This is a predicted structure of an 84-nucleotide RNA (transfer RNA) from a Patescibacteria group bacterium.
The coordinates come from a structure-prediction model, not an experiment, and the mean pLDDT is 80.
Rfam family: tRNA. The family's RNA type in Rfam is transfer RNA.
RNA sequence: GCCCAGGUGGCGGAAUUGGCAGACGCACUGGCUUCAGGUGCCAGCGAUCGCAAGGUCAUGGGAGUUCGAGUCUCCCCCUGGGCA
Numbered sequence: 001g002c003c004c005a006g007g008u009g010g011c012g013g014a015a016u017u018g019g020c021a022g023a024c025g026c027a028c029u030g031g032c033u034u035c036a037g038g039u040g041c042c043a044g045c046g047a048u049c050g051c052a053a054g055g056u057c058a059u060g061g062g063a064g065u066u067c068g069a070g071u072c073u074c075c076c077c078c079u080g081g082g083c084a
Base pairs, nucleotide, nucleotide: 001083002082003081004080005079006078007077010026011025012024019067028044029043030042031041032040046057047056048055049054060076061075062074063073064072
């Protein structure tokens, strides 16, 4: 230099044909249980504004297509693999 795969909450990892973004698990927070801890069970858990109802934003960065993009197109960055 060329080719291929990938980048999503704190972590792993889903989202099937473009149609509620973050399922599910771990971690974490509160509670119950215990003398205490662990285990187990119940509830909660992206960010921001708001008393609340609710609003806005969020998939490596930017632009485009579309009523609608994690998904499609283009450029760039990063990681892994292959070829030379």

The sequence was found in a public genome assembly.